[in-house]
Context: one part of a larger RNA
Molecule: small-subunit ribosomal RNA, central domain
Organism: uncultured bacterium
RNA sequence: CUGGGCGUAAAGCGUGCGCAGGCGGUUUGUUAAGACGGAUGUGAAAUCCCCGGGCUCAACCUGGGAACUGCAUUCGUGACUGGCAGGCUAGAGUAUGGCAGAGGGGGGUGGAAUUCCACGUGUAGCAGUGAAAUGCGUAGAGAUGUGGAGGAACACCGGUGGCGAAGGCGGCUCUCUGGACCGAUACUGACGCUGAGGCGCGAAAGCGUGGGGAGCAAACAGGAUUAGAUACCCUGGUAGUCCACGCUGUAAACGAUGUGUGCUAGACGUUGGGAAGCCUAGCUUCUCGGUGUCGCAGCUAACGCGGUAAGCACACCGCCUGGGGAGUACGGCCGCAAGGUUAAAACUC
Numbered sequence: 001c002u003g004g005g006c007g008u009a010a011a012g013c014g015u016g017c018g019c020a021g022g023c024g025g026u027u028u029g030u031u032a033a034g035a036c037g038g039a040u041g042u043g044a045a046a047u048c049c050c051c052g053g054g055c056u057c058a059a060c061c062u063g064g065g066a067a068c069u070g071c072a073u074u075c076g077u078g079a080c081u082g083g084c085a086g087g088c089u090a091g092a093g094u095a096u097g098g099c100a101g102a103g104g105g106g107g108g109u110g111g112a113a114u115u116c117c118a119c120g121u122g123u124a125g126c127a128g129u130g131a132a133a134u135g136c137g138u139a140g141a142g143a144u145g146u147g148g149a150g151g152a153a154c155a156c157c158g159g160u161g162g163c164g165a166a167g168g169c170g171g172c173u174c175u176c177u178g179g180a181c182c183g184a185u186a187c188u189g190a191c192g193c194u195g196a197g198g199c200g201c202g203a204a205a206g207c208g209u210g211g212g213g214a215g216c217a218a219a220c221a222g223g224a225u226u227a228g229a230u231a232c233c234c235u236g237g238u239a240g241u242c243c244a245c246g247c248u249g250u251a252a253a254c255g256a257u258g259u260g261u262g263c264u265a266g267a268c269g270u271u272g273g274g275a276a277g278c279c280u281a282g283c284u285u286c287u288c289g290g291u292g293u294c295g296c297a298g299c300u301a302a303c304g305c306g307g308u309a310a311g312c313a314c315a316c317c318g319c320c321u322g323g324g325g326a327g328u329a330c331g332g333c334c335g336c337a338a339g340g341u342u343a344a345a346a347c348u349c
Stems, first nucleotide, its partner, number of pairs: 004320003007303002012317001014201004021194003025088007033081002035077008049065006091191001092188004096183003103177007110154001115149007125136002162169002206247006215241002220236004258316006266294013298305002322349003331342004
C1' cells in the first nucleotide's frame, strides 16, 4: 500500500452553496501524454530460483544459466483514457403556458379564551387534593352582567395531508420573494456529478443592549407527602418564554440510513398535475412528480430492508478500528461569557 466496514454492534459531517481536486454523454478528425508492442543501452557483485561441481551428507563454498518484474532512448500501433479542433441532443439548463402548497420576509387585521381594572346584581364561601393544608374572601371573594386594558397563542377545518436543503412552518388579508411539479413547443449545446478547505443557514436553552410581560414557569418561598423529600402533588413566583438588533452553533439536529445516476416482480392507498373514454353529477383507465402500507427476487447476524432498498452497480465526499480513562487534558482556533471545535497519553480491564 492492498484487503473489511458505517439503520440497531465502533462508524454518515445538523443542513446546504461551492473554489481546488476526483470523476464525466454521443460523434468525427487529429495528436501521441497515459496505455500497448518491438529494438537498443542499462539494471555491479553477492542474495533468491534452475542445472551442475567441491567439503563422507547438510549448512556452507563454487561454475553456468535464468531472473533482476525497473529506468532511459528509439521505432511503431491508435481501440481505450487524456489534449486540441469541429459536430450532435438522450444529461443539465433557459424561454413560454399552467398549477398545488402552514416555503421565507414585512405590514395590517379578527374572534374565542385566560388574567387584570371599573361599575352593577348578589352572599359566604372559593380554590385545591388521594386526603389536606398553605392561598384567596365580609375591606364583599367565587358566581353572574356590562364596559375597558394588555399580552400571547391561533379551536373546528386538520389528514398515516401539504411545503421546505435541514432546523422547521398552521386564524384572515395585503405586499415583496425562493423552490418544486405538469403540458407543449422553441432555444443553449455537456454548460454535468461530487466536493478537502471555505462560506451561508441552523430547534430549544443561554448571553448582550433596548422594549414588552396576559398565561405558563427553571430558581426561589410556603403547604403537603415521607424515616428523610433539597423531589413527584398543591398555593404562589422571578429569570425566561414574546419583539428588535447582535452573539452562541449545539441536540435522540433521527429515517440513529451522505449526495448524485442507472438497472431490477407485483398489490393496495393518498397528494399535485396532465391525457383519453364514458350515461361529463361524477366514474374508469393511462401517464408524470411527491408521500405511505404490504410484498417477489435479492440482501441481512438477526430484527428487518425491499423501485423512497438496507437489492445490483458506478462517481465523489465524510467517518470507524476493543471497554474505561475521554469527547477529557494540553496546545491552537472561535466566543462577551457559558462554552464550542480540533483532539491525545499515562494508567487500567